[in-house]
C1' cells in the first nucleotide's frame, strides 16, 4: 500500500407521511421527520430498467391506444470516495 469486510470514532444523507410552492402528470423543491445507507455521492448528451403522456399520431359516440422531449441515481449499472479494528 492493495483486495475483500465492517467494529469504533467523527460527521454525513434522510423513506414513508403532513404542510406549502412549481409542474399536464410523472415528480421537483423548502420545511417538519427518520425508513433505512459506506457510496442514499456524481452520471438519466444516449448501458439496462421503471413512471408519467402535455403536445403529438391513430381509433371514437364518450372515450381509448401508441408515443419522452418529461421524471427516477433510496432498482441494476459506470465513475470517484470517508475512517480502519477483528
Nucleotide at each position: 500500500u492493495g483486495u475483500a469486510c465492517g467494529a469504533a470514532c467523527g460527521g454525513g444523507c434522510a423513506a414513508a407521511a403532513u404542510c406549502a410552492u412549481u409542474g399536464a402528470a410523472a415528480a421537483a423543491u423548502g420545511a417538519u421527520g427518520a425508513c433505512g445507507c459506506a457510496a442514499a455521492a456524481c452520471u438519466a448528451g444516449a448501458g439496462g430498467g421503471a413512471c408519467u403522456a402535455a403536445a403529438g399520431u391513430c381509433u371514437u359516440g364518450a372515450a381509448g391506444a401508441c408515443u419522452a422531449u418529461g421524471u427516477c441515481a433510496g432498482c441494476c449499472a459506470g465513475u470517484u470516495g470517508c475512517c480502519g479494528a477483528a
Molecule: c-di-GMP-I riboswitch aptamer
Organism: Domibacillus mangrovi